[in-house]
RNA sequence: AAUACCAGGCAAACGCUGCGUAGAAAUGCGUAGAGGAAAGUCCAUGCUCACACAAUCUGUGACGAUUGUAGUUUUCGUGCAAAGGGAAAAAAUAACCUUUGGUAGCUUUUAGCUAACGGCGACGAUUAACCUAAACUUUUAGUAUGGUUAUAGUCAUAAAGUGUCAAAGAGACGAGCUUUUUAGAAAUAAAAAGAGUGGAACGUGAUAAACCCCGCGAGUGAGAAACCCAAAUUUGGUAGGGGAACCUAAUAGAUAAGAACUGAAUUAUCUAUGGGAUUACUUAGUAAUAGAUAAAUGUUUGUCGCUUAGAAAUAAGUACAGAACAUGGCUUAUAAGU
Numbered sequence: 001a002a003u004a005c006c007a008g009g010c011a012a013a014c015g016c017u018g019c020g021u022a023g024a025a026a027u028g029c030g031u032a033g034a035g036g037a038a039a040g041u042c043c044a045u046g047c048u049c050a051c052a053c054a055a056u057c058u059g060u061g062a063c064g065a066u067u068g069u070a071g072u073u074u075u076c077g078u079g080c081a082a083a084g085g086g087a088a089a090a091a092a093u094a095a096c097c098u099u100u101g102g103u104a105g106c107u108u109u110u111a112g113c114u115a116a117c118g119g120c121g122a123c124g125a126u127u128a129a130c131c132u133a134a135a136c137u138u139u140u141a142g143u144a145u146g147g148u149u150a151u152a153g154u155c156a157u158a159a160a161g162u163g164u165c166a167a168a169g170a171g172a173c174g175a176g177c178u179u180u181u182u183a184g185a186a187a188u189a190a191a192a193a194g195a196g197u198g199g200a201a202c203g204u205g206a207u208a209a210a211c212c213c214c215g216c217g218a219g220u221g222a223g224a225a226a227c228c229c230a231a232a233u234u235u236g237g238u239a240g241g242g243g244a245a246c247c248u249a250a251u252a253g254a255u256a257a258g259a260a261c262u263g264a265a266u267u268a269u270c271u272a273u274g275g276g277a278u279u280a281c282u283u284a285g286u287a288a289u290a291g292a293u294a295a296a297u298g299u300u301u302g303u304c305g306c307u308u309a310g311a312a313a314u315a316a317g318u319a320c321a322g323a324a325c326a327u328g329g330c331u332u333a334u335a336a337g338u
Stems, first nucleotide, its partner, number of pairs: 004338002008304007016033007035320001039331002042329005047223005052069006075218005080101006102117001103115005118213002121155003127150005135143003161211002163207003174202001177194007227242003246276003250273008277289005305318005
C1' cells in the first nucleotide's frame, strides 16, 4: 500500500415509541426498538396496483376470476470480434469484472489511454432530348454505328432513400475556367498543373450525437404518501382507519364481497390449533422478534476499552453515517483495532 473481518463495553438518572399486563383513569411493572453500507439508484428478482394481449374457469349472460406474457408498420433499448467470470434455491443472465485480437485517434511512443467503432456503393439503357459528321448518300445538305445529359432499370450488401457543410469563395459534391499531354475527323474522353477563399476544394470528400434504414433484444407504467375502506343522511374521497409487520396458500370455523333477483367460479379478513427461522436465558423448556404525526429507536454523568503525546500524573481524541414494500449484485464514504 492492497484485501478481508469488525464497527465499542458496563452502570445510573431522565425521556420517547410499539407490544403485553394491572387499573375506571392518571399511571405502574415487564419487554423490545436503525446499518455495513440503511447511502447512490447502475442493474436485477419478488410483491402490489393499473393498462395491453392470450388461454382457461364459472355462469342464462363477462366489462368477473385465475394463470401467463403475447403481439410487432407502435414504443423503448442496443450495435467491432471472440472467450472466460458474474447474485438473489438450481439453471440462465443484468449491471459489472478480466483476457486476447482488429480499426481509428491521442500521448510522456517499442508502451499506455480513449472511442455514440452497424449502414452515406457500382453499372447504366432497347427510352427521351441535345452535340458532332469521319464514312456514306439523293452532296452549299442529310444521316450515327461516334458522343453528352437525364431517367426506367440491373448488380452488390442484413442495411433503400432524402438532406446538410453558415459567412467567404468561381464552385461545398451540382459542377466551371486557364494551360499542357494522349486518343480521335470532330464532338468529346482520360491524366497532370494552376488561381484565391476556407476547417475542408472534386479525393469512388465529410456528416447518421442529420432525418432515416438494417440486425438483435424487450409486455408497458408506477412504487407503500402505492393500494383498500371511509364520518358528519346523497355524491365526493377530506378528517380518520387499514396497509403495518418474525414467516406461514397446513387444518378447522366464522364474516363479508362476488353482472339486472338468487346463486357459481373466485377473493379478502378475523379467531383457534399446528409447522418453521433467529436471538437470549435456561436445561430441552420459556421468552422475545423496530414500525412512522416520514416528528420514536434518545440525552446526560461516571467508568472501562482503543489511539496519540508524556518518565509518570495527566491531556486530547474515538470514523462514515439514520430503517420507510422485501431482497440480491455493483459503486461510493469510512476513525480505531485484528

Overview: Predicted 3D model of a 338-nucleotide RNA (Bacterial RNase P class B) from a Bacilli bacterium. Its Rfam family is "Bacterial RNase P class B". The family is grouped with related families in Rfam's "RNaseP clan". On this family, see Frank and Pace, Annu Rev Biochem 1998: "Ribonuclease P: unity and diversity in a tRNA processing ribozyme". Rfam describes the family as follows. Ribonuclease P (RNase P) is a ubiquitous endoribonuclease, found in archaea, bacteria and eukarya as well as chloroplasts and mitochondria. Its best characterised activity is the generation of mature 5'-ends of tRNAs by cleaving the 5'-leader elements of precursor-tRNAs. Cellular RNase Ps are ribonucleoproteins. Model confidence (mean pLDDT): 75 of 100. The gene name in the source record is rnpB. The model forms 97% of the base pairs in the Rfam consensus. Taxonomically the source falls in Bacilli (Bacteria, Bacillati, Bacillota).